Molecule: Bacterial RNase P class A
Organism: Deltaproteobacteria bacterium
RNA sequence: GCAGCAACCCAGGCGUUCGCUCGGUCCGUGAGGGCCGGGAGGAAAGUCCGGGCUCCAAAGAGCAGGAUGCCGGGUAACACCCGGUGAGGGCGACCUCGAGGAAAGUGCCACAGAGAACAGACCGCCCCCUCGGCGCGAGCCGGGGAGGCAAGGGUGAAACGGUGGAGUAAGAGCCCACCGCGGGUCCGGCAACGGACACGGCACGGCAAACCCCAUCCGGAGCAAGGCCACGUACAGGGGCGCCUGAGGGCUGCUCGCCCGAGCCCCGGGGUAGGCCGCACGAGCCUCGCGGUGACGCGGGGCCCAGAGGAAUGAUCGCCGCCGCCCGCGAGGGUGGAACAGAACCCGGCUUACGGGGGGCUGCAGCG
Numbered sequence: 001g002c003a004g005c006a007a008c009c010c011a012g013g014c015g016u017u018c019g020c021u022c023g024g025u026c027c028g029u030g031a032g033g034g035c036c037g038g039g040a041g042g043a044a045a046g047u048c049c050g051g052g053c054u055c056c057a058a059a060g061a062g063c064a065g066g067a068u069g070c071c072g073g074g075u076a077a078c079a080c081c082c083g084g085u086g087a088g089g090g091c092g093a094c095c096u097c098g099a100g101g102a103a104a105g106u107g108c109c110a111c112a113g114a115g116a117a118c119a120g121a122c123c124g125c126c127c128c129c130u131c132g133g134c135g136c137g138a139g140c141c142g143g144g145g146a147g148g149c150a151a152g153g154g155u156g157a158a159a160c161g162g163u164g165g166a167g168u169a170a171g172a173g174c175c176c177a178c179c180g181c182g183g184g185u186c187c188g189g190c191a192a193c194g195g196a197c198a199c200g201g202c203a204c205g206g207c208a209a210a211c212c213c214c215a216u217c218c219g220g221a222g223c224a225a226g227g228c229c230a231c232g233u234a235c236a237g238g239g240g241c242g243c244c245u246g247a248g249g250g251c252u253g254c255u256c257g258c259c260c261g262a263g264c265c266c267c268g269g270g271g272u273a274g275g276c277c278g279c280a281c282g283a284g285c286c287u288c289g290c291g292g293u294g295a296c297g298c299g300g301g302g303c304c305c306a307g308a309g310g311a312a313u314g315a316u317c318g319c320c321g322c323c324g325c326c327c328g329c330g331a332g333g334g335u336g337g338a339a340c341a342g343a344a345c346c347c348g349g350c351u352u353a354c355g356g357g358g359g360g361c362u363g364c365a366g367c368g
Stems, first nucleotide, its partner, number of pairs: 001364005008357003012320004017315002020039008041340001045351002048349005053222004060256004065218005070084005085099001086097004100213002105211002107207003122153002124149003128145007161179005180202001181200002184197005226277004237267005248260004284303008322337006
């Protein structure tokens, strides 16, 4: 210098003028006004997970359903994070994984192919019998029959262990060595798992993002939760069912079981839809120390940091900083640009959108 990898940080600054909103304070009978202070994000987004909070007459059991799925740890919790293991990718920095169970059961494996799971013989290889031809002969060639084999070819995503040797008529875990596989013992590790040793002749294909099995977890609804005040109306009209021989309701999908129980359901019409709380002190932010490889935890000190409700957080001008273009020998001047985006009960994550910055690490090449 080029190519790459993984984290991290920032999200223009200061001021003028005119506004918006919240809080405090003062003035004003009031409407309102003055002063002081606060006023978007790293994603406020998607609403995909997890929790807090709130309400639901929350006994309980079973079934169904959903989620998660290597191991250990972190956390309020998680599908998140950290550290490992295994598998795969990359020369490497490093990255990826929907990674439990297929010797519980059921099911599926298209096309091609002889055969796709207690498999199979299309081409092929080999022995024997027989017929014909050739040859002096050993034998060779061709046809037919009865068998043996699975080495080689071929099909396929996948062919019932692989490679080599011994063996054989040809062959074959039939036998042997190594590899693979399997269960066993020992060693290391909390574990996932790894290593060593001897044994077994191979018995065990794949798919669980097919049903399923196993383990763990899960009540429902959501701030339009929910509470208070004010206002309105209505013991209003019609129909159906029921009042202990019990309608209906609750345990939030179902059943059992338990409990409440005199009202419930439908139709048409009408009324209300204002205000306050919830609601901004919180798994809070900054900083220092300690423990931990780390996620994170513990302790000390400091800080108070948006709360609207058709919904504020804006506009303007100036200076400076950054980037591009033009002019100029130069100092400099002119002009343009600055992404994605906008809180609505609050947090922790994930995902998606998006502008810029410096440092670190890896590979290659050159120079010293």